[in-house]
Context: one part of a larger RNA
RNA sequence: CUGGGCGUAAAGCGCGCGUAGGCGGCGAAGUCAGUCAGAUGUGAAAGCCCCGGGCUCAACCUGGGAAUUGCAUUUGAUACUGCUUGGCUUGAGUCUGGUUGAGGGGGGUGGAAUUCCAGGUGUAGCGGUGAAAUGCGUAGAUAUCUGGAGGAACACCAGUGGCGAAGGCGGCCCCCUGGACCAAGACUGACGCUGAGGUGCGAAAGCGUGGGGAGCAAACAGGAUUAGAUACCCUGGUAGUCCACGCUGUAAACGAUGUCGACUAGCCGUUGGGCUCAUUUAAGGGUUUAGUGGCGCAGCAAACGCGAUAAGUCGACCGCCUGGGGAGUACGGCCGCAAGGUUAAAACUC
Numbered sequence: 001c002u003g004g005g006c007g008u009a010a011a012g013c014g015c016g017c018g019u020a021g022g023c024g025g026c027g028a029a030g031u032c033a034g035u036c037a038g039a040u041g042u043g044a045a046a047g048c049c050c051c052g053g054g055c056u057c058a059a060c061c062u063g064g065g066a067a068u069u070g071c072a073u074u075u076g077a078u079a080c081u082g083c084u085u086g087g088c089u090u091g092a093g094u095c096u097g098g099u100u101g102a103g104g105g106g107g108g109u110g111g112a113a114u115u116c117c118a119g120g121u122g123u124a125g126c127g128g129u130g131a132a133a134u135g136c137g138u139a140g141a142u143a144u145c146u147g148g149a150g151g152a153a154c155a156c157c158a159g160u161g162g163c164g165a166a167g168g169c170g171g172c173c174c175c176c177u178g179g180a181c182c183a184a185g186a187c188u189g190a191c192g193c194u195g196a197g198g199u200g201c202g203a204a205a206g207c208g209u210g211g212g213g214a215g216c217a218a219a220c221a222g223g224a225u226u227a228g229a230u231a232c233c234c235u236g237g238u239a240g241u242c243c244a245c246g247c248u249g250u251a252a253a254c255g256a257u258g259u260c261g262a263c264u265a266g267c268c269g270u271u272g273g274g275c276u277c278a279u280u281u282a283a284g285g286g287u288u289u290a291g292u293g294g295c296g297c298a299g300c301a302a303a304c305g306c307g308a309u310a311a312g313u314c315g316a317c318c319g320c321c322u323g324g325g326g327a328g329u330a331c332g333g334c335c336g337c338a339a340g341g342u343u344a345a346a347a348c349u350c
């Protein structure tokens, strides 16, 4: 070097962009580097292998051959790959017209509810639980009405609905902005795919500085429960949750399923667009395209199941696995303010 694998057994990087590299559409010409064939030289001898010979056999010795898979030179072949030249339009992209959407950033604004404050009415309870108690309340609570303050989240709509690469995104309005899809053409002419390093994004919690703080609520306190109860239940309650800027870089970051492309029965729903049929606009039927779901043939699979959104049949490239524990640990490196992250063993043991 060669093997087999990665939905659930060990194994897909959380997700993009992209450098090197790897791989790469159709047709033509040139070249002959790779590739293939022939020739020549060389590839020491011994040994190995084959066929003989000599010691009574064998070991051993000995003759010949083969092999020496290689290298160099040279003569050819030209399908494939490479390189060069000039083309093509199917891959990829650009333009024109439309469509949908919680895609992202900023600003503004609305109503419901909780809490608090002020005032009115009103009186003895409220609250809470399995039952209680702590707690609140005659200094007037709970309840109810009016007014005000403040923060956070947006009921219904709402949907195996939509958007986004992932994380994720949900009141309404405005501004800025990314992407996707559809239809018909026009244009560029392989401009492509993947992607070691690298780089950006990345829930929650956590950290730094400054603000904010209604509700909720780690820690903490008290009341219960209990043999105990550092819990589950209850009454309180601080960080935090929110905002700005910076850091952290993890997750059951999950479809536990890498990205891209091609091919391979059908049936049913749903979202966006196009065409079309019928129709009284509406609602509807068919078809096509891009998503998103349910079932299912072949096939695959240890089974479960997957099944055109593949885990089927193939190709390109990357990542990863190689018995359990020790251990995602130690040491070292790198990163971080810290918490820690990342890379990542061994002894020993079964």
Stems, first nucleotide, its partner, number of pairs: 003322004007304002012318001014201004021194003025088002028085004033081002035077008049065006091191001092188005097182003103177007110154001115149007125136002162169002206247006215241002220236004258317006266295012299306002323350003332343004